Annotation:
This is a predicted structure of a 95-nucleotide RNA (TPP riboswitch aptamer (THI element)) from Devosia sp. Its mean pLDDT, the model's own confidence on a scale to 100, is 78. It was read from a public genome assembly, where an Rfam model found it. Its Rfam family is "TPP riboswitch aptamer (THI element)". Gene Ontology term of the family: thiamine pyrophosphate binding. On this family, see Rodionov et al., J Biol Chem 2002: "Comparative genomics of thiamin biosynthesis in procaryotes. New genes and regulatory mechanisms". Rfam's curators write: Vitamin B(1) in its active form thiamin pyrophosphate (TPP) is an essential coenzyme that is synthesised by coupling of pyrimidine and thiazole moieties in bacteria.
[in-house]
RNA sequence: GCUGUCUCGCUGGGGUGCUCCGGAGACGGAGCUGAGAAAUACCCAUUGAACCUGAACCAGGUCAUGCUGGCGGAGGAAGUUCGAGAUGGCAAGGG
Numbered sequence: 001g002c003u004g005u006c007u008c009g010c011u012g013g014g015g016u017g018c019u020c021c022g023g024a025g026a027c028g029g030a031g032c033u034g035a036g037a038a039a040u041a042c043c044c045a046u047u048g049a050a051c052c053u054g055a056a057c058c059a060g061g062u063c064a065u066g067c068u069g070g071c072g073g074a075g076g077a078a079g080u081u082c083g084a085g086a087u088g089g090c091a092a093g094g095g
Stems, first nucleotide, its partner, number of pairs: 001090009010079001011045004016039001017032006051076003057070004
C1' cells in the first nucleotide's frame, strides 16, 4: 500500500396479521404464528428471500390467519460499501 473477516456506530429501508371476549366507537384483555404483531424494540441494506408486487393466486392444514409449502433466484427493493475499532492475509521498502 492492497485486501478478507468480525464488532460497534452513522445513515437509510421494512412489517405489524389472525381468532375469541369486552366496548357504540376509539381501544383494552386473552390466545396463535413469528426475530418482530407499535416496541424504540426487532429484521434488513446490493454477496440484498428484510420487505413489496403478482395475490381476493394454487395446494395442504387450521377455530382462524402469509399458518406451511408452491409460485421463486419471477419482477421490484434501502450504503454499487459511509465512519471507527479489533483481527488475519498478500506485496514492497527500512533497521